[in-house]
Model confidence (mean pLDDT): 84 of 100.
The RNA shown here (transfer RNA) has 74 nucleotides and comes from a Thermoplasmatota archaeon.
Its Rfam family is "tRNA". Rfam classes the family as a transfer RNA.
The RNAcentral record of the sequence draws on ENA and MGnify.
């Protein structure tokens, strides 16, 4: 330089194909439970989706640029 997959909560991800309230697991923080602790059982915070533009009544999801990560290829 050219191709290909990725980027969503602290972490690891599901949702995208088919546009319509953004979820789960672990962790955190409150209760229960127990002599404690862990384990388990209720219950709560926490992301407006990498960025900017475009399409659309409506964009995590369609489309373009640009950044970043990972594989090939030269």
């Nucleotide at each position: 330089g050219g191709g290909c997959u990725c980027g969503u909560a602290g972490c690891u991800u599901a949702g995208a194909c088919u546009g319509g309230u953004a979820g789960a697991g672990c962790a955190c923080c409150c209760g229960g439970c127990u002599g404690a602790u862990a384990a388990c059982c209720g219950g709560g915070a926490g992301g407006u989706c990498c960025a900017c533009g475009g399409u659309u009544c409506g964009a995590a999801u369609c489309c373009g640029u640009g950044c970043g990560a990972g594989c090939c290829c030269a």